[in-house]
RNA sequence: GAUAAUAGCAAACCCACCGCGAGGUGGGGACGCAAAGCUGAGGGUCUGGAAUUUCCAGAUAGUCUGGCUGCCGAA
Repeated sequence: GAUAAUAGCAAACCCACCGCGAGGUGGGGACGCAAAGCUGAGGGUCUGGAAUUUCCAGAUAGUCUGGCUGCCGAA
């Protein structure tokens, strides 16, 4: 970060399985993505439990910030 090239990822929805749940995994499928690669460290949102304005355990990286790594490249 260009209406470039090459490669890649994959929202909603559907099917199967896992989970109390948020949600996850696999297959199909493409709304989009230059970090839509990794990271749950800080905030936000969401779930379950406790009980009281908070605590505990989780989910979300395609919610923002931070950290680590990384393909191609015109003017």